[in-house]
RNA sequence: AUUCGAUAACGGCAAACUUAUUGAAAAGUAAGGACGCAAAGCUUAGGGUCUAAGGUUACAACGCGAGUUGUAACGAUGGCAGCCUGGCUACCGAA
Numbered sequence: 001a002u003u004c005g006a007u008a009a010c011g012g013c014a015a016a017c018u019u020a021u022u023g024a025a026a027a028g029u030a031a032g033g034a035c036g037c038a039a040a041g042c043u044u045a046g047g048g049u050c051u052a053a054g055g056u057u058a059c060a061a062c063g064c065g066a067g068u069u070g071u072a073a074c075g076a077u078g079g080c081a082g083c084c085u086g087g088c089u090a091c092c093g094a095a
Stems, first nucleotide, its partner, number of pairs: 004093002012037002017032006035082001041088003045085003048080003055074008
C1' cells in the first nucleotide's frame, strides 16, 4: 500500500419476527430483536426479480342506451443495494 482478509484488535450494520405508522401492493420508516455480513457503507448505470394502482385488451353478466360490475392477461412510472455486476468512499494490518 491493497487487486489480500486472520480463531487478531477497536468497533460497525442488523435477517426473520413483534408493535406503531406510510402505501393499492411490493415494500419503506421508527422501536424492540439478532439470522448473518470485511463493505450487509453510499449509489438503480446494466442484468435479474417482486408488486400491478392508474391504463390497455379479452370474456361474461346487467342495461333501451350511455355505460357499470366481475374474471383473466399484459404492463412500472412503484420497489428489492441483505440478488448479481458496475461506480464512489472507508477501520485494522497477521499471512